[in-house]
Predicted 3D model of a 130-nucleotide RNA (SAM riboswitch aptamer (S box leader)) from a Cytophagales bacterium.
Of the family's consensus pairs, 97% are formed in the model.
Model confidence (mean pLDDT): 82 of 100.
The source organism's lineage runs through Bacteria, Pseudomonadati, Bacteroidota, Cytophagia and Cytophagales.
It matches the Rfam family "SAM riboswitch aptamer (S box leader)". Its family is annotated with regulation of gene expression in the Gene Ontology.
RNA sequence: GAUUUAUAAAGAAGCGCGGAGAGACAGGCUCUACGAAGCGCUAGCAACCCCAGCUCAUCCGAUAGUGAUCGGGACGAGAUGAAAGGUGCUAAAUCCUGCCCCUGAGAAGGUCUUGGGGGAAAUAUAAACC
Numbered sequence: 001g002a003u004u005u006a007u008a009a010a011g012a013a014g015c016g017c018g019g020a021g022a023g024a025c026a027g028g029c030u031c032u033a034c035g036a037a038g039c040g041c042u043a044g045c046a047a048c049c050c051c052a053g054c055u056c057a058u059c060c061g062a063u064a065g066u067g068a069u070c071g072g073g074a075c076g077a078g079a080u081g082a083a084a085g086g087u088g089c090u091a092a093a094u095c096c097u098g099c100c101c102c103u104g105a106g107a108a109g110g111u112c113u114u115g116g117g118g119g120a121a122a123u124a125u126a127a128a129c130c
Base pairs, nucleotide, nucleotide: 001130003128004127005126006125007124008123013042014041015040016039017038021031022030023029025098026097027096028095043090044089045088048086049085051081052080054078055077056076059072060071061070062069063068094122099119100118101117102116103115104114105113106112107111
């Protein structure tokens, strides 16, 4: 970097260095010398991976004899717990909108403005794989 799947209205910041930008892109809007980005330290949030036991399904064995009981194994599914480890995250809904569909209102006369809902795309993060 490509692909696939899942998630994205919840949650969680201080200090030091630094010194003008930042919020992916475009438009809007916002943050910022009461200090942006970036880097470091400490703290925190969350629970994707990892971990623990439980339930279900499946398989094997034993008892037993058609309905089960017990034991065991790997994988799968579900809800739960934990937070040591691997990531991630700690302004604003992914800050809002962007493309398509449905729908309400207004102006005006075949154009424009605006509200609501759904889906897609894009982006971000995780996990798997190349």